[in-house]
């Protein structure tokens, strides 16, 4: 130095061929219990890695960066 593959919520990942993003743990309230954990119900949390472009609209599509992993030399 090349080729490939990933990047989404605190963590692990979905998102079906472009129409304003979702689960599981975890947090946090609350019911219950004499008390706590587990259960059960609810809340809240994400400028989609960054930056252009194309679109009427982009996580998804096309550059080029920047990280991380994996293979060749």
């Nucleotide at each position: 130095g090349c080729c490939a593959a990933a990047g989404u919520a605190g963590c692990u990942c979905a998102g079906c061929u472009g129409g304003u993003a979702g689960a599981g743990c975890a947090a946090c309230g609350g019911u219950a219990u004499c008390g706590u954990a587990a259960a059960c119900c609810g809340u809240a949390g994400g400028u989609c890695g960054u930056g252009a472009g194309u679109u009427c609209g982009a996580u998804c599509c096309u550059c080029a960066c920047c990280u991380u992993u994996g293979g060749c030399u």

This is a predicted structure of a 73-nucleotide RNA (transfer RNA) from candidate division TM6 bacterium GW2011_GWF2_28_16. RNAcentral records the identical sequence in 3 taxa. The prediction has a mean pLDDT of 81. The RNAcentral record of the sequence draws on ENA. The source organism's lineage runs through Bacteria, Bacteria candidate phyla and Candidatus Babelota. It matches the Rfam family "tRNA". From the family's description: Transfer RNA (tRNA) molecules are approximately 80 nucleotides in length. Rfam classes the family as a transfer RNA.